[in-house]
Transfer RNA from a Candidatus Moraniibacteriota bacterium, 84 nucleotides, folded computationally. Model confidence (mean pLDDT): 80 of 100. Taxonomically the source falls in Candidatus Moraniibacteriota (Bacteria, Bacteria candidate phyla). The sequence was found in a public genome assembly. Its Rfam family is "tRNA". Its family is annotated with triplet codon-amino acid adaptor activity in the Gene Ontology.
RNA sequence: GGGGGUGUGGUGAAAUUGGUAUACACGUAGCGUUCAGAACGCUAUGAUCGCAAGGUCGUGAGAGUUCAAAUCUCUCCAUCCCCA
Numbered sequence: 001g002g003g004g005g006u007g008u009g010g011u012g013a014a015a016u017u018g019g020u021a022u023a024c025a026c027g028u029a030g031c032g033u034u035c036a037g038a039a040c041g042c043u044a045u046g047a048u049c050g051c052a053a054g055g056u057c058g059u060g061a062g063a064g065u066u067c068a069a070a071u072c073u074c075u076c077c078a079u080c081c082c083c084a
Stems, first nucleotide, its partner, number of pairs: 001083007010026003013022001019067001027045006046057004060076005
């Protein structure tokens, strides 16, 4: 230099013909249980505003297509693999 893969919550990661972003697991917090703890069970857990109901934003960055984009297109960034 050329070609290809990957990038989503705190972590692993789902969402697949473009149609509710956070399923599932882990972790964390609170509560229950215990003499105390472990284990186990229940609840909560993206960010922000709000007393609440709820609103807005959020898929590496930016732009485009579309009624609608994590998903399609383009440019870049990071990382991994192959070729030279």